[in-house]
Molecule: TPP riboswitch aptamer (THI element)
Organism: Acetobacteraceae bacterium
RNA sequence: GCACCGACCGAGGGGAGCCCCAUCCGAUCCGGGGGCUGAGAGUCCGCACGUCUGCGGAGACCCUUUGAACCUGAUCCGGAUGAUGCCGGCGGAGGGACGGGAAAUUCGGGAUAU
Numbered sequence: 001g002c003a004c005c006g007a008c009c010g011a012g013g014g015g016a017g018c019c020c021c022a023u024c025c026g027a028u029c030c031g032g033g034g035g036c037u038g039a040g041a042g043u044c045c046g047c048a049c050g051u052c053u054g055c056g057g058a059g060a061c062c063c064u065u066u067g068a069a070c071c072u073g074a075u076c077c078g079g080a081u082g083a084u085g086c087c088g089g090c091g092g093a094g095g096g097a098c099g100g101g102a103a104a105u106u107c108g109g110g111a112u113a114u
Base pairs, nucleotide, nucleotide: 004109005108006107007106008100009099010098011064012063013062014061017036018035019034020033021032030050031049043058044057045056046055047054048053070095071094072093076089077088078087079086
C1' cells in the first nucleotide's frame, strides 16, 4: 500500500477475576493504596451490610446472528505463574442479544506475506 471491514439512527446483550501492602473491630464518619492479564477488573448515585462486602440504577468498555462479547460443560485437562479463564486445549461443542439508514473519489481500522 492492496484485499477486506467499519462510519449514521434507534433498540438490545454482557463481564468485572487473581495477588500484595496498609488500616480497622469503629459505623450518620470509614470500606484505602499498589501489582498482573485485559477493551473493560468498579467512576458516580441509592439501598443494605460490617465480610474491608453485597445488590440496584447510571456511566465507561466490549458485543448483537457475518454472533469466541458473554454463559454452560467446569470444583474440567495441559503448561506457565507469587496467584488467577494468565496462556493453550476442550472448540466452530451447546447456548447467546437486531432493526432501519447512508455511501465512498472521504475518514478510521486493516491479519499473513513481501